[in-house]
RNA sequence: AAAUGGCAAACCCGUCGCAAGGCGGGGACGCAAAGCCACAGGACCUCUUUCUUGCAGGUCGGCUGGGCUACCGAA
Numbered sequence: 001a002a003a004u005g006g007c008a009a010a011c012c013c014g015u016c017g018c019a020a021g022g023c024g025g026g027g028a029c030g031c032a033a034a035g036c037c038a039c040a041g042g043a044c045c046u047c048u049u050u051c052u053u054g055c056a057g058g059u060c061g062g063c064u065g066g067g068c069u070a071c072c073g074a075a
Base pairs, nucleotide, nucleotide: 006031007030011026012025013024014023015022016021029062035068036067037066039065040064041063042060043059044058045057046056
């Protein structure tokens, strides 16, 4: 390169959560790891009246790095 395919952004509906956001359905912006993992960095959120400002809790893997696994086969 080719081939079989795969995943699914925004948005809409339903649902869980205080929220960030998650899950299911629709839908495709894109993705050769857009498969899995919160270890490091980063961003975001933290609730009923008040307080906590952290060596606190949580979210994001389609933010970066990293770890593990994986289809095809011309070069």

Predicted 3D model of a 75-nucleotide RNA (c-di-GMP-I riboswitch aptamer) from uncultured Solirubrobacter sp.
The organism belongs to Solirubrobacter, within Bacteria.
The RNAcentral record of the sequence draws on MGnify.